[in-house]
Context: one part of a larger RNA
Molecule: small-subunit ribosomal RNA, 3' major domain
Organism: uncultured bacterium
RNA sequence: UGACGGGGGCCCGCACAAGCGGCGGAGCAUGUUGCUUAAUUCGAGGCAACGCGAAGAACCUUACCUAGGUUGAACUACGCAGGAACAGCCACAGAGAUGUGGUGUCCUUCGGGGCCUGCGAUAGGUGGUGCAUGGCUGUCGUCAGCUCGUGUCGUGAGAUGUUGUCUUAAGUGACGCAACGAGCGCAACCCUUACUACUAGUUGCCCUAAUUAAGUUUGGAACUCUAGUGGGACUGCCGGAGAUAAUCCGGAGGAAAGAGGGGAUGACGUCAAGUCCUCAUGGCCCUUAUGAGCAGGGCUUCACACGUCAUACAAUGGUAGGUACAAAGGGUUGCUACCUAGCGAUAGGAUGCUAAUCUCAAAAAGCCGAUCGUAGUCCGGAUUGGAGUCUGCAACUCGACUCCAUGAAGUCGGAAUCGCUAGUAAUCGCGGAUCAGAAUGCCGCGGUGAAUACGUUCCCGGGCC
Numbered sequence: 001u002g003a004c005g006g007g008g009g010c011c012c013g014c015a016c017a018a019g020c021g022g023c024g025g026a027g028c029a030u031g032u033u034g035c036u037u038a039a040u041u042c043g044a045g046g047c048a049a050c051g052c053g054a055a056g057a058a059c060c061u062u063a064c065c066u067a068g069g070u071u072g073a074a075c076u077a078c079g080c081a082g083g084a085a086c087a088g089c090c091a092c093a094g095a096g097a098u099g100u101g102g103u104g105u106c107c108u109u110c111g112g113g114g115c116c117u118g119c120g121a122u123a124g125g126u127g128g129u130g131c132a133u134g135g136c137u138g139u140c141g142u143c144a145g146c147u148c149g150u151g152u153c154g155u156g157a158g159a160u161g162u163u164g165u166c167u168u169a170a171g172u173g174a175c176g177c178a179a180c181g182a183g184c185g186c187a188a189c190c191c192u193u194a195c196u197a198c199u200a201g202u203u204g205c206c207c208u209a210a211u212u213a214a215g216u217u218u219g220g221a222a223c224u225c226u227a228g229u230g231g232g233a234c235u236g237c238c239g240g241a242g243a244u245a246a247u248c249c250g251g252a253g254g255a256a257a258g259a260g261g262g263g264a265u266g267a268c269g270u271c272a273a274g275u276c277c278u279c280a281u282g283g284c285c286c287u288u289a290u291g292a293g294c295a296g297g298g299c300u301u302c303a304c305a306c307g308u309c310a311u312a313c314a315a316u317g318g319u320a321g322g323u324a325c326a327a328a329g330g331g332u333u334g335c336u337a338c339c340u341a342g343c344g345a346u347a348g349g350a351u352g353c354u355a356a357u358c359u360c361a362a363a364a365a366g367c368c369g370a371u372c373g374u375a376g377u378c379c380g381g382a383u384u385g386g387a388g389u390c391u392g393c394a395a396c397u398c399g400a401c402u403c404c405a406u407g408a409a410g411u412c413g414g415a416a417u418c419g420c421u422a423g424u425a426a427u428c429g430c431g432g433a434u435c436a437g438a439a440u441g442c443c444g445c446g447g448u449g450a451a452u453a454c455g456u457u458c459c460c461g462g463g464c465c
Base pairs, nucleotide, nucleotide: 008465009464010463011462012461013460015456016455019420020419021418022417026311029308030307031306032305034302042053043052064297065296066295070291076121078120079119080118081117082116083115086104088103089102090101091100092099093098106113107112124286125285127284129282133280134279135275136274137273138271140269145184146183147182148181149180150179151160152159153158164175165174166173190263191262192261193260195231196230197229198228199227200226201225205220206219209218210217237251238250239249240248241247313413317372318371319370321368322367323366329360330359331358334353335352338349339348340347341346379410384405385404386403387402388401389400390399426448427447428446429445430444431443432442
């Protein structure tokens, strides 16, 4: 000077408390340990590993194993030798990789070039080291801190500034002060959302006037909406408190009020944190193999244990019928209206759309009546049998979906533990990326829509003295 203290003071945070809903019990999905295995590729390990890398393992991916094979699949400045090499095509063998046989010979300004072979030189490595590294990332933490120049003080390490009083979300600001200034952070500038004016008016809209089954058509430019430019919020106004300050409390006005909501944005540094398997890269190691190609298998095993989800245990519910209202997205190798066939997954026709035009598309919870009557049930849906559909060379290991049958555990979960403060929790559906196919995951979207916060003694983390 720091760090630490079951030292003190002050102050924050879903940290506790007050509430709401979960996890921990069940069966299932998924990741992980362990076990097993020829292989179950590798990495990640308290918070900050464990629905993580992986925005998608049947082949491929794929890095692992087994078998049978190979010496260059992709790259090349260059030198030497050669010209058809052996590419293409055909046939045969083979699981394929590949092997054997046949056929076959580019352009030219005639200098040469393209292509290929041999030799030399080179390649290749998801091999090791993240404790040799770059880059990127997590975390403390969107916490309010971290520093510098000059001056001053101290023998010096250092101190001061940055401490104090008040205040703030904030080292935010005010006042004071041997300090005076400055930088990186804070805030603001950026995006989005909430209000509004103008401009624009199709594919969107329809007040008035016609018209139709229908904004369908004529017409309209008001409204909605779309998307561009502006306005608007600043403690600006009023009252009170405060030190006449900063600021705080209440009020008016306003679509919005004291940072309006959300996002992007992450200081100096910490953890030799993570990543050599994104990529790059030093040293090391392999070079007829630790490289490269191929078929099949494995990554999908299963006494067990843990994490994270989804589904339930029901009547605020289940079932069948009728009926209403979104947002945000995707679509030409695509999305598909409509018709027909099928109980259905889907199939066969057919139409529009490169999309505010056509389409995915039915929103669901909701509302209206009906039924079930507390039961392992008309709850729950695991498991298993059978029959199918689709994708794809190919669904045996190992896909998703449909129909019929089957109908397990489960009656609200011990100790313990997690999330959330408002359009939030809870609950309901919808879309997208990846993707041939394959979400209960992930990333988004809207619908319905709460309860509680006395307070800071205590637990956890953090800031200042």